[in-house]
This is a predicted structure of a 97-nucleotide RNA (THF (Tetrahydrofolate) riboswitch aptamer). The sequence was found by an Rfam model in a public genome assembly. Rfam family: THF (Tetrahydrofolate) riboswitch aptamer. Gene Ontology term of the family: tetrahydrofolate metabolic process. Its mean pLDDT, the model's own confidence on a scale to 100, is 82.
RNA sequence: CAGGGAGUAGAACCAGCGCGUCAAGUACCGGUUGGAUGGGAGGUUGCCGCCGGGCGAAGGGGCCGUGCCCCGCGAUGCUGGGUUCGCAACCGCCUAA
Numbered sequence: 001c002a003g004g005g006a007g008u009a010g011a012a013c014c015a016g017c018g019c020g021u022c023a024a025g026u027a028c029c030g031g032u033u034g035g036a037u038g039g040g041a042g043g044u045u046g047c048c049g050c051c052g053g054g055c056g057a058a059g060g061g062g063c064c065g066u067g068c069c070c071c072g073c074g075a076u077g078c079u080g081g082g083u084u085c086g087c088a089a090c091c092g093c094c095u096a097a
Stems, first nucleotide, its partner, number of pairs: 003095003010085003013081006019074003028053005034048002039091002043087001059071005
C1' cells in the first nucleotide's frame, strides 16, 4: 500500500404519556430552485416540511354527574430503550508489515 472495521438521517419492535373516534391523523398520488442528514465536505432513487388531489375507519360500557372514568379501535402523535436493518463516489479516523 492492499485488506478489514467504526460511524448518518431514518425504519421495524417494545414501553410510557397523549390525540382522534362529532374524523383529524396515518397511508396513497402529483408538485416543490424548501430543510436536515456517518468525523469533513457534499448529495438522492432514503427522511422531513409545504401546496394540491383521491380514498377512507370501531366503537362500546359504567356513574347518571350536560361531564368524568374504563375497555377497545386508528397503517394515530411525541419521548425513551434495547435489538435488527441502514448514505454510492471523495477526504479523514481505527486496525494492519